[in-house]
Description
c-di-GMP-I riboswitch aptamer from a Gemmatimonadota bacterium, 90 nucleotides, folded computationally.
RNA sequence: UCCGAAAACCGGCAAAACCAUCGAAAGGUGGCGACGCAAAGCUACGAGGCUAAAGCGCUCCAUGAGCGCCAGGCAAGUCGGGCUACCGAA
Numbered sequence: 001u002c003c004g005a006a007a008a009c010c011g012g013c014a015a016a017a018c019c020a021u022c023g024a025a026a027g028g029u030g031g032c033g034a035c036g037c038a039a040a041g042c043u044a045c046g047a048g049g050c051u052a053a054a055g056c057g058c059u060c061c062a063u064g065a066g067c068g069c070c071a072g073g074c075a076a077g078u079c080g081g082g083c084u085a086c087c088g089a090a
Base pairs, nucleotide, nucleotide: 012037013036018031019030020029021028022027035077041083042082043081045080046079047078049074050073055069056068057067058066059065060064
């Protein structure tokens, strides 16, 4: 000088459960609570996943109910992509 890589510091987020609330549901929001997370910050572009109101089809004890299909709904704490970011060999 070049390459690789930690330990540490200030902190941050918040799973499940429970309470309240919104929603047809998946799930969201707030409170409480921590399973965990170095992007567990943001973003539905790709893959996979969840729900099925409306819609379509079928059936029946028929004006309602059941079953099947289906995302424009959900999900970023499933993975990948995109954008942003604290400290530190400095």